This is a predicted structure of a 100-nucleotide RNA (SAM riboswitch aptamer (S box leader)) from Lysinibacillus macroides. The source organism's lineage runs through Bacteria, Bacillati, Bacilli, Caryophanales and Lysinibacillus.
[in-house]
């Protein structure tokens, strides 16, 4: 990087360095010098995996991940329901696990 599969309305931030962007993409709407992104340290959360036993909205925090807003909202090949209000699936994206 590609493929398969599961999940995505829950949860959880401070400090230091630095200094203008960030929220995937497009549109919107937001966040940001009362400090964005990034890096470091410490802390936290518990989605998946691992471990445990009491087997459950369980414990743990080892691996990955995450810590503004529902994946921020809508859109995004196409399909279905409904019948004009829309909704669902899918697609796209993110993360885990497995495979190549």
């Nucleotide at each position: 990087u590609u493929c398969u599969u599961a999940u995505c309305g829950a949860g959880a931030g401070a400090a230091g360095c630095u200094g203008a962007g960030g929220g995937a993409c497009u549109g919107g709407c937001c966040c940001a010098a009362u400090g964005a992104a990034g890096c470091u340290u410490c802390a936290g959360c518990a989605a998946c995996c691992a471990a445990c036993u009491u087997u459950a909205u369980g414990u743990c925090a080892g691996g990955u991940g995450c810590u503004a807003a529902a994946u921020c909202c809508a859109g995004a090949a196409g399909a279905c329901u409904a019948u004009u209000g829309a909704g669902u699936c899918g697609a796209a994206g993110a993360u885990g696990a497995g495979a190549a």